[in-house]
RNA sequence: UUUCUAAAAAUGCCGAAUCAAACUUUUAUUAAUUGUUUGUACGGGGGACGAUUUUCAUGGGGUGAAUGUUUGGGUUAUCCAAACUAGGGAGAAACCUCUUCCCGAAUCCGUCAACUAACCUCGGAGGCCCAAGGAGGGACUAU
Numbered sequence: 001u002u003u004c005u006a007a008a009a010a011u012g013c014c015g016a017a018u019c020a021a022a023c024u025u026u027u028a029u030u031a032a033u034u035g036u037u038u039g040u041a042c043g044g045g046g047g048a049c050g051a052u053u054u055u056c057a058u059g060g061g062g063u064g065a066a067u068g069u070u071u072g073g074g075u076u077a078u079c080c081a082a083a084c085u086a087g088g089g090a091g092a093a094a095c096c097u098c099u100u101c102c103c104g105a106a107u108c109c110g111u112c113a114a115c116u117a118a119c120c121u122c123g124g125a126g127g128c129c130c131a132a133g134g135a136g137g138g139a140c141u142a143u
Stems, first nucleotide, its partner, number of pairs: 012128003019039005026032002042123005050115001059112001060109004068084006087103005095137003098133001
């Protein structure tokens, strides 16, 4: 100097999932850190009138971008695999267009819920990245 691997941190990414206070554990002691509690940015569910629509087994419904089609396998299942797909994310300044790379899962309720004012209730996690594309339009700020 180059390449590969691992850990940590910063920046950054998916996501509602950020932030704060008090007490407390430990330490490297005006700080950091462990745990608990109470709040919080931000999110979800239930729930009248009304009018509308749906269910009463082919059960139905929720969170989420995560639906569906075809083919093959199969213990014939809401299963497994492949290709595509509704839909969704990123490429380090939001938006639009082009382009490249990806995701297209999982899980909960338990016979029951459309919308829905008052009201009731719940979450406020987890996981991850190594070199960041091109062109055009527009907006804002400063000089």
Predicted 3D model of a 143-nucleotide RNA (c-di-AMP riboswitch aptamer (ydaO/yuaA leader)) from Paenibacillus sp. OAS669. Lineage of the source: Bacteria > Bacillati > Bacillota > Bacilli > Paenibacillus. The prediction has a mean pLDDT of 75.